[in-house]
Context: one part of a larger RNA
C1' cells in the first nucleotide's frame, strides 16, 4: 500500500408524493376613475418584526338574509373577552376610509411644505376644526357666473398615424425581411366594413364580414429570392336605413318700397332621399296599418351573487401499529364524479345525483302601457333638385396579385379643371356598341378576434435543475448611478405522542442511558437516501 468482505460519515440522486405550474373547453364578465382609480406610503392587535385584513369609526362599524356552537386571521402559548339575548362565519346593502399618486387651492427631493375665502372654537393675537379654491372644454348668458364633459389606469384583441434594420436573395444596391418590430392617438366589449357610380358576360348575381375551395392558380418578379390574387362555387349569419337639395313654412338680420310688399341672406319646421331613375311640382285617392336597432315603468319568467335537505353495514373474522386491504354474508343506486379518514371505503366523513331556497341587489328574455323613432298609393311629365375646386387630367408618390409598365381601379402633395339626366361613372390603355351602376354626405346589428379577470370542468401536459422567474412571504434576495438584470429554497410522524427524568461535558454544543412511537439509521441539520469522497473492523497479499 493492494485486493476482498462487513459496517459507517459525507453527499442529496433516484422513487414516491403535491399545496403550484402549463394547455384548453364551456359559462360569465369585459372596465375601474375627480362620488379621487390602478398602485403606493404610514398607521392599525393585550403582542417585536413580518404577511394578510382594514383606516383615526383602522384583523374592523351598522343593517338585512344565511347559518346554528363555537369564537378573538396566518400562529403556537399565555392573558383578556365574545357568544343560543345566536357570536365567529358566509351573502346583499350602506357608513367609515390618513397621506401620496390623474392629484386637482399654490409648491415640492411622491407620501412633506405653506396658503386664500366663509363659518366654528373665541372677544382679538396666533393657532385648530370643517367646507371650498387647479386647468381645458360644451351649454346657456352681454358678463360675472351656473350646470355639464374630460384628464389618469388597463392584459390581448381593433383601426389610424408614423415607420426600422438584421435576415433571404447562398456577395449586394431594385427585391425581401414588412408596413413586421417598436413609436404615437383613439375606440369598444368587440373594433373595422358594409347597402353597389359593385361583380360579370350575352346567363346571371344582389350590402358587409368569416370559414372551405377555387391555388400557390391567373399573375408580378434583377422573371432571381420570393411574392401572390379574383371570378365562381359551398358555408357561417343575415336587415336594412337616414340626411343634403328641389318646392313650402316661421323666426332674426340686411337692402329696398308706391308702406301692401318684395329680394337676399342664417336658423329652425314640414317636405324628400332613387337607377325598371326618384323627389320637388300638377291632379286624384287616403289616414288603414305596419315596423324598430330606442328609453322609460310595470308585471312575468329564467338565472347570478349566501345556502337546505339528500339513500345504503358504528356488518362478522383474520392479518396489521391502524382495515377502507383478505374471507364470509348484507343493503342503496336519476349517487359506483371527486376528496378525506391510522394502507386500497358506493352505504365512516365532506359530497356526489335528482330536488329546493333570497330580506337586498343585479342579469336575460318576453309581454303591457306610455313616451319615442319611421313609413305608404295612382296618373302626369313642361319646369326644378338629386353632394364642386369635386370627377377628370399633367407631374410627384402611395395602396392593389400587378416592381410603370400597354395599365385600368383606389388614395392624394402640387398644378389646371368639367358634365348636370338628351346628364355622369365603370366593365383593366384608348375608342365604339352592348351591359352594369349612380361617385363627390351620413348610420346599421349578427356571423369574426381577443382574455387582465370569475365560475365549472378536461388533459396519451409537469412533478421540485421539471412546471410560470416564483409550489416556500419571489420580481423577494442580490447586482447595477440607472435603465435593467434576477436567484436559491417543498416532504418527521397517523397524531408532537417533538423525547419527563439520570449521566458525561465548560455548555442552551453534542452524546449514551430511559420514555413516546408500528418504526427513532422517522429525532426536527428529520421520508427514501445512489455516487463522487472520507474513515473504521476483519481476511489475503506484498
Nucleotide at each position: 500500500g493492494g485486493c476482498g468482505c462487513a459496517g459507517g460519515g459525507u453527499g442529496g440522486a433516484u422513487g414516491c408524493c403535491u399545496u403550484g405550474g402549463c394547455u384548453c373547453u364551456c359559462a360569465g364578465a369585459g372596465g375601474c376613475u375627480a362620488u379621487g382609480a390602478a398602485g403606493g406610503a404610514c398607521g392599525u392587535g393585550a403582542u417585536a418584526a413580518g404577511c394578510u385584513g382594514c383606516g383615526a369609526a383602522a384583523a374592523g362599524c351598522u343593517u338585512c338574509g344565511g347559518g346554528g356552537a363555537g369564537g378573538u386571521g396566518c400562529a403556537a402559548a399565555u392573558a383578556a373577552c365574545c357568544u343560543u339575548u345566536g357570536a365567529u362565519c358566509c351573502g346583499g346593502a350602506g357608513a367609515u376610509a390618513u397621506c401620496c399618486g390623474a392629484a386637482u387651492g399654490g409648491g415640492g427631493c411622491a407620501a412633506c411644505c405653506c396658503g386664500g375665502u366663509a363659518c366654528g372654537u373665541u372677544g382679538a393675537a396666533g393657532a385648530c376644526g370643517u367646507a371650498u379654491c387647479a386647468u381645458c372644454u360644451g351649454u346657456a348668458g352681454u358678463a360675472a357666473u351656473a350646470c355639464g364633459g374630460a384628464a389618469g389606469c388597463a392584459a390581448a384583441c381593433g383601426c389610424g398615424g408614423a415607420g426600422a434594420a438584421c435576415u433571404g436573395a447562398a456577395a449586394c444596391a431594385u427585391c425581401u425581411a414588412a408596413g413586421u418590430a417598436c413609436c404615437c392617438g383613439c375606440a369598444g366589449g368587440a373594433g373595422a366594413a358594409g347597402a353597389a357610380a359593385a361583380c360579370a358576360a350575352a346567363a346571371g348575381u344582389g350590402a358587409u364580414u368569416c370559414c372551405c375551395c377555387a391555388a400557390g392558380u391567373a399573375g408580378u418578379g434583377g422573371u432571381g429570392a420570393g411574392c401572390g390574387a379574383a371570378c365562381g362555387g359551398g358555408g357561417a349569419g343575415a336587415a336594412g336605413c337616414c340626411c343634403a337639395a328641389a318646392c313650402c313654412g316661421u323666426u332674426g338680420a340686411u337692402g329696398u318700397u308706391a308702406c301692401g310688399g318684395c329680394a337676399u341672406u342664417a336658423a329652425c319646421g314640414g317636405g324628400g332621399u332613387u337607377g325598371u331613375a326618384g323627389g320637388a311640382c300638377u291632379g286624384c285617392a287616403a289616414u288603414a296599418g305596419u315596423u324598430g336597432a330606442c328609453u322609460a315603468u310595470a308585471a312575468a319568467u329564467u338565472u347570478g351573487u349566501a345556502g337546505c335537505a339528500g339513500a345504503a353495514g358504528c356488518g362478522c373474522a383474520c392479518u396489521g401499529g391502524a382495515a377502507a386491504g383478505u374471507g364470509c354474508u348484507a343493503c342503496c343506486a336519476u349517487a359506483g364524479g371527486g376528496g378525506g379518514u391510522g394502507a386500497u371505503a358506493g352505504u365512516c366523513c365532506c359530497g356526489u345525483a335528482g330536488g329546493c331556497g333570497a330580506a337586498a341587489c343585479g342579469a336575460a328574455u318576453u309581454u303591457a302601457u306610455u313616451a319615442c323613432a319611421c313609413g305608404a298609393g295612382c296618373a302626369g311629365u313642361a319646369u326644378c333638385c338629386u353632394g364642386a375646386g369635386u370627377a377628370c387630367c399633367g407631374c410627384g408618390g402611395g395602396a392593389c396579385c400587378g416592381g410603370a409598365g400597354a395599365a385600368a381601379u383606389c388614395c392624394u402633395g402640387u398644378g389646371g379643371g368639367a358634365a348636370u339626366c338628351u346628364g355622369c361613372c365603370a366593365g383593366c390603355a384608348c375608342c365604339a356598341u352592348c351591359u352594369g351602376g349612380u361617385a363627390a354626405g351620413g348610420c346599421u346589428a349578427a356571423a369574426u378576434a381577443c382574455u387582465c379577470c370569475u365560475g365549472a370542468g378536461a388533459g396519451a401536459c409537469c412533478g421540485a435543475u421539471a412546471g410560470u422567474g416564483a409550489a416556500c412571504c419571489a420580481g423577494u434576495a442580490c447586482u447595477g448611478u440607472g435603465a435593467a438584470g434576477g436567484a436559491a429554497a417543498g416532504g418527521u410522524g397517523a397524531a408532537a405522542a417533538g423525547a419527563a427524568c439520570c449521566g458525561c461535558g465548560a455548555a442552551c454544543a453534542g452524546c449514551g442511558g430511559a420514555g413516546u412511537g408500528a418504526a427513532a439509521u422517522a429525532g426536527a441539520a428529520c421520508c427514501u437516501g445512489a455516487a463522487a469522497c472520507c474513515g473504521u473492523g476483519c481476511g489475503c497479499c506484498u
Molecule: large-subunit ribosomal RNA, domain I
Organism: Bacteroidales bacterium